[in-house]
RNA sequence: CAUUAGCGCAGCCAAACCUGUCGUGAGACAGGGACGGAAAGCCACGGGUCUCUCCUGCCGAUAGGACAAAGAAGAGACAGCCGGGUUGCAUCU
Numbered sequence: 001c002a003u004u005a006g007c008g009c010a011g012c013c014a015a016a017c018c019u020g021u022c023g024u025g026a027g028a029c030a031g032g033g034a035c036g037g038a039a040a041g042c043c044a045c046g047g048g049u050c051u052c053u054c055c056u057g058c059c060g061a062u063a064g065g066a067c068a069a070a071g072a073a074g075a076g077a078c079a080g081c082c083g084g085g086u087u088g089c090a091u092c093u
Base pairs, nucleotide, nucleotide: 005093006092012037013036017032018031019030020029021028022027035080041086042085043084045083046082047081048078049077050076051075052074053073055071056070058065059064
C1' cells in the first nucleotide's frame, strides 16, 4: 500500500411519525425526529412498485354512469426495492 473479516473513535446521511410549504396525485422541499445505512453520494439505463391522463374494457336497451377489478398507450414518482453505471471519506485490531 492492497484485499478480507470484525470492531472502536471522530464526523456524515436520516425510515416511520409530527408540523409547514408545493404538487390533481405518486411524492418533493424545510424543521423536528431516529428505524436503519460504508456509498442511505449521484444517474431513471434494465427489471419492479406506485401515481395521473386517456383509450379499451365494465354497468346500462339508449342517453349516460363508475374509475371498483383487468389490459394497452402517454406523462410522471421512487436511487432507503433489486441490478447496472459513475465518483468517493476516516483507518483501530